The prediction has a mean pLDDT of 81. Large-subunit ribosomal RNA, domain I from a bacterium, 585 nucleotides, folded computationally. The full RNA is in RNAcentral, with records from ENA. Its Rfam family is "Bacterial large subunit ribosomal RNA".
Context: one part of a larger RNA
RNA sequence: CGUUUGGUGAAUGCCUUGGUAUCAGGAGUCGAUGAAGGAGGUGGAAGGCUGCCAUAAGCUUCGGGGAGCUGCCAAUCAAGCUUUGAUCCGGAGAUUUCCGAAUGGGGAAACCCACCCAGGAAAAUCCUGGGAACUUUUAUCUGAAUACAUAGGGUAAAAGAGACAACGGUGUGAACUGAAACAUCUAAGUAACACCAGGAAAAGAAAACGAAUGUGAUUCCCUAAGUAGUGGUGAGCGAAACGGGAACAGCCUAAACUUAUGCUGUGUAAGCCUGCAUGCGUUGCAGUAUAGGUGUUGUGGGAGUUGUUUGCUAGACAUGCAGAGUCUAGAUUAUUUUUGUUGAUUUAGUUGAAUGUCUUGGAAUGGGCAACCGAAGAAAGUGAAAGUCUUGUAAAUUAAAAAUCAAUUAAAAAUAUUAACAAAUUUCCCGAGUAUCACGGAGCACGUGAAAUUUCGUGAGAAUCUGCCCCGACCAUGGGGUAAGGCUAAAUACUCCCUGAUGACCGAUAGUGAACAAGUACUGUGAAGGAAAGGUGAAAAGAACCCCGGGAGGGGAGUGAAAUAGAAUCUGAAACCAAACGUUU
Repeated sequence: CGUUUGGUGAAUGCCUUGGUAUCAGGAGUCGAUGAAGGAGGUGGAAGGCUGCCAUAAGCUUCGGGGAGCUGCCAAUCAAGCUUUGAUCCGGAGAUUUCCGAAUGGGGAAACCCACCCAGGAAAAUCCUGGGAACUUUUAUCUGAAUACAUAGGGUAAAAGAGACAACGGUGUGAACUGAAACAUCUAAGUAACACCAGGAAAAGAAAACGAAUGUGAUUCCCUAAGUAGUGGUGAGCGAAACGGGAACAGCCUAAACUUAUGCUGUGUAAGCCUGCAUGCGUUGCAGUAUAGGUGUUGUGGGAGUUGUUUGCUAGACAUGCAGAGUCUAGAUUAUUUUUGUUGAUUUAGUUGAAUGUCUUGGAAUGGGCAACCGAAGAAAGUGAAAGUCUUGUAAAUUAAAAAUCAAUUAAAAAUAUUAACAAAUUUCCCGAGUAUCACGGAGCACGUGAAAUUUCGUGAGAAUCUGCCCCGACCAUGGGGUAAGGCUAAAUACUCCCUGAUGACCGAUAGUGAACAAGUACUGUGAAGGAAAGGUGAAAAGAACCCCGGGAGGGGAGUGAAAUAGAAUCUGAAACCAAACGUUU
């Protein structure tokens, strides 16, 4: 050096209980009736996981189910339960220590201290049960300086508080980076932080678009388009309308006018709806506040005035008669909510076709031969590869109880309840420190630019339809709209979570960090960081007994198809080590 046989070692192959991505459906919250998350307990026998809570791997009840059961690691022993239906599965309930928003006070979380009321025959001490935090709102009782009052205090009721993956709105708001350096710019209104909310949020019924013979709330998608633009005209940034789709839904107020009540002012023959009569006198008028009616638009609308048509009943509005108007109650009709009824779905389930033999083998699902079912030849398991062995699958079917959704012939409650037209314009109203302008910012694709439109700060500061805003400086003409109040489903975004399905997704250095006692062991004062670790065999049949040895380990024997499958267990590469043989200096 080569060959062989072994050792070591763990690659590779095969496998999968675990992951991962997507789709569909559901759900989109939990919490002072004490959550999320924990600590401590809890079993007949030590520990971990799971479950549960002093009623403690459980209690009651209603359904399902039908022979075994007392969860897993994980066997063994003991003691029991069960066809008078256990274990198990589902609905509803009971119990639910202590900490934790933690809420009687305190506190170094899971501990300490203490008060009031009721009961326990009596007992300030013991036991049992209940109560007592704070803030806001409402109601109510009180009540200072200080007379009325107010501040403050007490009581009662209701609500809030905290947790939570992403999605949403608002506020604050970087840097690395790119520009091949860097300062405007970019990254980016991103990350991060704070506040707030919902199952979605936000936006939203034109003071819109933009130039068409126009459209007609918002949102989302495609397109327009990497276009028009913007830009140390660098890097880059980057629309909108039209067009095509998804989904469609519209409404309520302020004001003018008016009614009632309170307060303030004025103030007594003016006035009290009109006519006549009686009566009133704290009446009336004006302002203001509260609560109703009316009213809501851009071919401008509304109020007021005038006129026309229509309008169920009763009562009241100082009294009587006549007229007109307003208010209240009922009737009628409409809408909504709750209950009921019906249906569907969900939370356990149930029925569910069809094969034998010979042969190889340790084992048949393989091979041979002959059959059968199929609305079921998806899949998994079974000692090798099974439509007909098991679980299932197709197709049917089911709920005592609870929940959701939909419909409605029923019942109850709440809310609303005259409506419309015409004419004229001498009247009134149409959201004010607003619009607008100037200066300084921000935001609009748009970096101050010719810079409109939106918005903030400072200053100045209008008009009410013969008004006001916009149509990218500005002006004219023309056109579009009606700001300074508010609400609004769907189409859209997301997935901590539940169910089902799928993959030219991974297969143990991969796939989640985690297929195993994994957010474990371990590290760190702490915030935080954070592993490694899968495979005997069909079945433990896991090697009785004998021998060597102190043991470890080994040799026989035995099991098994196989033990070079022996638990340091499937396969078992290479590096590395040893032995034997061969060859060579």